[in-house]
């Protein structure tokens, strides 16, 4: 330099173009307990950035940024 792939709560992941963006762990509060742990209930917290297509974009397209792999 070229090609391919990836980027979503604090962490790890899911999500046919149709929406309250889901799950697990973690965090906070509560129930329970003499106190904890466990269990149960509840809450907050996410679509890498900028454009485009579309009635509608996390999803499709383009560019950028970061990361990984392969070729040279």
């Nucleotide at each position: 330099g070229c090609u391919u792939c990836c980027a979503u709560a604090g962490u790890g992941a899911a999500a046919u173009g149709g929406a309250u963006a889901u799950c697990a762990c973690a965090u906070a509060a509560g129930u329970c307990u003499u106190c904890g742990a466990a269990a149960c209930u509840u809450a907050g917290a996410u679509c890498c950035c900028g454009g485009g297509u579309u009635c509608a974009a996390a999803u499709c397209c383009c560019g950028g940024u970061g990361g990984a792999a392969g070729c040279a």